[in-house]
Model confidence (mean pLDDT): 84 of 100.
The RNA shown here (transfer RNA) has 73 nucleotides and comes from a Methanobacteriota archaeon.
The source organism's lineage runs through Archaea, Methanobacteriati and Methanobacteriota.
It matches the Rfam family "tRNA". Rfam classes the family as a transfer RNA. Rfam describes the family as follows. Transfer RNA (tRNA) molecules are approximately 80 nucleotides in length.
It was read from a public genome assembly.
Order: sequence, then C1' cells, then structure tokens
RNA sequence: GGGUUAGUAGCUUAGUUGGGAGAGCGCGGCACUGAAGAUGCCGAGGUCGCUGGUUCAAGUCCGGCCUAACCCA
Repeated sequence: GGGUUAGUAGCUUAGUUGGGAGAGCGCGGCACUGAAGAUGCCGAGGUCGCUGGUUCAAGUCCGGCCUAACCCA
C1' cells in the first nucleotide's frame, strides 16, 4: 500500500426482507428480611464510530474518513 471482518447503553452484545432501538450483567428505587444476600416489580441510562449521500423513512443501502483484528505484498 491492497483486501476481509467488526464498531449499537458503563461492560458483553441481539437487531443484515429499510419502518417498534432491545436483552443479560451492572446502577437507582420499592417489596421481602432483624439486617444483608438471593428473588420479584419498576425506573434511569444510547445523538447506533465520524461525516456526506440515496429514500417518504437509514443501526440496516452507497461514498469518504477514523479505530481494532486478521490476510496479502
């Protein structure tokens, strides 16, 4: 230098026929307990890596860039 894959909540990640942004753990509150843990219920938390484009509509499609892993040279 070229190529492939990946980037979504604090962490691990689902979502690839384009239309609801979700789960587990963690965090806060409540119930339960003498107290705590476990358990149950409720809740907060995301400009979906950045930036443009296509579209009525983009996490999802297209271009450029950044980062990581791997392959080729």